[in-house]
RNA sequence: GGGGGUAUAGCUCAGGGGUAGAGCAUUUGACUGCAGAUCAAGAAGUCCCCUAGUUCAAAUCUGGAUGCUCUCU
Numbered sequence: 001g002g003g004g005g006u007a008u009a010g011c012u013c014a015g016g017g018g019u020a021g022a023g024c025a026u027u028u029g030a031c032u033g034c035a036g037a038u039c040a041a042g043a044a045g046u047c048c049c050c051u052a053g054u055u056c057a058a059a060u061c062u063g064g065a066u067g068c069u070c071u072c073u
Stems, first nucleotide, its partner, number of pairs: 001072007010024004018056001026042005050064004
């Protein structure tokens, strides 16, 4: 330098046009002498890395930028 993948909750990831979920972690309650485990409920994204485009409508499709990563030379 060429080509590909990836960016979503604190972490690991799902979701691939009609305003977003799981597990773990975290908060509260029940249980317990205290704690753990278990059970129940909640909070956490100001809307999905940034930018432009397509569309009635974009986290989702398209172009570009940036970071990370794989590969070729």

The RNA shown here (transfer RNA) has 73 nucleotides and comes from Pongo abelii. RNAcentral holds the sequence, with entries from GtRNAdb and Rfam. Its mean pLDDT, the model's own confidence on a scale to 100, is 81. A source record names the gene tRNA-Cys-GCA-16-1.